[in-house]
RNA sequence: GCGGGUGUAGCCUAGUGGUCAGGCUCUGGCUUCCCAAGCCAGCUACACGGGUUCGAACCCCGUCACCCGCU
Numbered sequence: 001g002c003g004g005g006u007g008u009a010g011c012c013u014a015g016u017g018g019u020c021a022g023g024c025u026c027u028g029g030c031u032u033c034c035c036a037a038g039c040c041a042g043c044u045a046c047a048c049g050g051g052u053u054c055g056a057a058c059c060c061c062g063u064c065a066c067c068c069g070c071u
Base pairs, nucleotide, nucleotide: 001070002069003068004067005066006065007064010024011023012022013021018054026042027041028040029039030038047063048062049061050060051059
């Protein structure tokens, strides 16, 4: 330099055009003498910029980061 893949919450994973789902963590409450466990509730996310569309996490283009291969 060329080609391909991945990017969604603090972490892990789902979601192929119409309200971003679940688990763990975290916070608060209940329970307990205390802790743990359990139960209830809550907080937090679509890498960035543009385009297409009535509507984009999803399609298209570019950029960035990481991974793989070729040279």
Molecule: transfer RNA
Organism: Caldilineaceae bacterium